[in-house]
Molecule: Glycine riboswitch aptamer
Organism: Pseudideonella sakaiensis
RNA sequence: CCAGGAGAGAGCCCGACCGCGCGUCGGGCCGCCGAAGGCGCAGGGCCGUCCGGCAACGGCGGCCCGAACGCUCAGGCAACAGGGACUGG
Numbered sequence: 001c002c003a004g005g006a007g008a009g010a011g012c013c014c015g016a017c018c019g020c021g022c023g024u025c026g027g028g029c030c031g032c033c034g035a036a037g038g039c040g041c042a043g044g045g046c047c048g049u050c051c052g053g054c055a056a057c058g059g060c061g062g063c064c065c066g067a068a069c070g071c072u073c074a075g076g077c078a079a080c081a082g083g084g085a086c087u088g089g
Stems, first nucleotide, its partner, number of pairs: 001089004009030001011029007018021001031077003037073001038071003043065006050059003
């Protein structure tokens, strides 16, 4: 760079716009989603002049990595478009 790529209201109310429509934009309200990112834990690695132990190890402390699990801040919730972890080339 190319290809594939899920989930969740075509929700309701108000205002504006004009192409007068299953339309666009802004604001508010409730209900939802998890696969940009972010945060947290589970888990893992290393270290220690500390404690227990014959030892293996365990406890405690420190540092690092940290999930597709959790949170739902951000983001997202008809189709199209866009984004999209991840996979393949």